[in-house]
Molecule: RNase P RNA; transfer RNA
Organism: Pseudomonadota bacterium
């Protein structure tokens, strides 16, 4: 060069003019003058907390999340560092990765069988033949998947039946917190699926800033239903409790609350589709030392950073940087190329709406350090 | 701005691990007919798109993508 891998940066500046949103100051007002005013993803809302209401947040069950070990965090499915497995020639990258001898389903066609099964073959026996009984998973066939795999020994034929390596699973030893990994040892070894149900460990209340809190007005009206019991005071107005119908505890039982003019369900009327707060200081950026391989912790020091409410952040134009393309050059090199001038072009993806941390997803570009291959010197 | 459900030819749809994804409406050929209608036969599907799981995905999981509802 060309093709990849990985980690990092920053998402163009200044100035003019017009135009938005917001503090704050000034003006009686119309206005006016300073100051800040989008991201790295503000995007998908897919995780995880903060915040707030749900009068209950209580307990079992039922549902749902997650799953290899250590660790880091306010938590997490994030993150860092490992150990196992995959995939690349390689630099690296992936990986929902507990249990399938608890249990129960499935395993479609095919094939004799898909979990207990002999179709073909092979051996033995009986039988004149046709064929029948046993054996046997070594060979064939079928299929994604057939009883651990190669080999030798052994047998009637065969088989872990026995032996050597190897896979695997158990024990015991030793390394390590641990996942696991070294070694001995024991023929102990007949599938898959758990992103099928389940088991086991664990976590787990629900709803969301349209949560939600404060300010008004009107008249609490009509219509169907369904319960209208019962026990104590009593100044005989009434009052207290039980309990019913129904309701509440956002699945469901238990519990537990309310609750005799109460409940439920439909209509109708006023209102607020308003205001103001919730609203931006927060697990906060950056620097420095320190601990820790690292995520990240700790201490100190410093810094003021957008808050709309149909919803501002925006156009233009100058110069300057950046990127490519082309021309020139009596600039540098052997050469690839590089460097100065001129001209034309180019600048993605995308915009807060209560706020963090992750994740993924979208997107133009540069710099680094690897890798692989080729060429040249 | 929150939340939630969906996605199977033109339409309306049913299938929820396993032979060629039912069925209705249309569409278009063909039989039949002097020629039409009705009949009847037949064809017409990247299951929204792109990755995992599994021998095997419409079915399960996750990512994106588009449609509808809801909440003052």
């Nucleotide at each position: 060069c060309a093709a990849g891998u990985a980690a990092g940066c920053a998402g163009g500046g200044u100035g003019a003019u017009c135009g938005c949103g917001u503090g704050c100051g000034c003006g009686g007002a119309g206005g006016u003058g300073c100051a800040c005013g989008a991201g790295g993803a503000a995007a998908g809302u897919c995780c995880g907390a903060g915040c707030u209401c749900c009068g209950u947040a209580g307990a079992g069950c039922a549902g749902g999340g997650u799953g290899c070990u250590g660790g880091g965090u306010a938590a997490c499915a994030c993150c860092c560092a490992g150990u196992g497995g995959g995939g690349g020639c390689g630099a690296c990258c992936c990986c929902a990765a507990g249990g399938a001898a608890a249990g129960u389903g499935c395993c479609a066609c095919a094939g004799a069988a898909a979990c207990a099964u002999a179709c073909c073959g092979c051996c033995g026996g009986c039988a004149u033949c046709c064929g029948c009984c046993g054996g046997u998973a070594a060979g064939g066939g079928c299929g994604a998947a057939a009883u651990g795999g190669u080999g030798a020994g052994g047998u009637a034929a065969g088989a872990g039946c026995u032996c050597a390596c190897c896979g695997g699973c158990a024990g015991c030893c030793g390394g390590g917190u641990g996942a696991u990994c070294g070694g001995c040892u024991g023929g102990c070894c007949g599938g898959g699926c758990a992103a099928a149900c389940c088991c086991c460990a664990u976590c787990u209340g629900g709803a969301g800033c349209a949560a939600g809190a404060c300010g008004a007005a009107u008249a609490g009206g009509a219509a169907g239903g369904u319960g209208c019991g019962g026990c104590g005071c009593u100044u005989c107005g009434g009052c207290g409790c039980c309990u019913a119908a129904g309701g509440g505890c956002u699945g469901c039982u238990c519990g537990u609350c309310c609750g005799a003019g109460g409940c439920c369900u439909u209509c109708g009327g006023g209102u607020a589709g308003c205001g103001u707060c919730g609203c931006u200081u927060g697990a906060g950026g950056c620097g420095g030392c320190g601990g820790g391989c690292a995520a990240u912790c700790g201490c100190c020091g410093u810094c003021g950073u957008a808050g709309a409410u149909a919803g501002a952040u925006g156009a233009u134009c100058a110069c300057c940087a950046c990127c490519g393309g082309c021309c020139g050059c009596g600039c540098c090199g052997u050469a690839a190329g590089g460097g100065c001038g001129g001209u034309c072009g180019g600048g993605a993806c995308a915009g807060a709406a209560c706020u963090c941390g992750g994740c993924u997803u979208a997107c133009g570009g540069c710099u680094u350090a690897c890798u692989u291959g080729g060429a040249c010197u | 701005g929150g939340c939630g459900a969906c996605g199977u030819g033109g339409c309306c749809a049913a299938g929820u691990g396993g032979u060629u994804a039912a069925g209705g409406c249309g569409g278009g050929g063909g039989u039949c007919u002097g020629c039409a209608a009705a009949a009847c036969c037949c064809c017409u599907a990247u299951c929204g798109u792109c990755g995992g799981u599994u021998c095997g995905a419409u079915u399960c999981c996750g990512a994106c993508c588009g449609u509808c509802g809801c909440c003052u």